[in-house]
The RNA shown here (c-di-GMP-I riboswitch aptamer) has 75 nucleotides. The sequence was found by an Rfam model in a public genome assembly.

RNA sequence: CUACAAAAUGGGCAAACUUACCGCGAGGUAAGGACGCAAAGCUAAAGGGACUCUAAGAGUCAGCCAGUUACCAUG
Numbered sequence: 001c002u003a004c005a006a007a008a009u010g011g012g013c014a015a016a017c018u019u020a021c022c023g024c025g026a027g028g029u030a031a032g033g034a035c036g037c038a039a040a041g042c043u044a045a046a047g048g049g050a051c052u053c054u055a056a057g058a059g060u061c062a063g064c065c066a067g068u069u070a071c072c073a074u075g
Base pairs, nucleotide, nucleotide: 004075005074012037013036017032018031019030020029021028022027035063041068042067043066047065048064049061050060051059052058053057
């Protein structure tokens, strides 16, 4: 330095649900909340997949798979 595993330290994120707001909708934002997560960081025509609609096109979902980046430290 690289790959794998995830014991320890310091920590990090935040499902369902509730409230408020935005949206036709899927859903999003904020607060509360914690089911869980070693990438639950990022990537939405330029990988697949699922979902919505004022539907022949326009949108949504990264905590579905996938791609990509990465802290500390042990073996």